[in-house]
RNA sequence: GGGUUCGUGGUCUAGUUGGUUAUGACACCGCCCUUACAAGGCGGAGGUCCCCGGUUCGAAACCGGGCGAACCCA
Repeated sequence: GGGUUCGUGGUCUAGUUGGUUAUGACACCGCCCUUACAAGGCGGAGGUCCCCGGUUCGAAACCGGGCGAACCCA
């Protein structure tokens, strides 16, 4: 330098004929439970869906460019 795959809360992750309010787990906070802790139950907070542009009535998703990561080729 070229090719393929990928980028979604703090971490990991679901999300297809594009369709209103983005899913779950762990972690975090509060309450319950306990003498207390853990486990468990209930509730809550937490997201520029990597960035820019385009297509569309409508984009996390489709297209182009950029950035970053992994692998392969040179």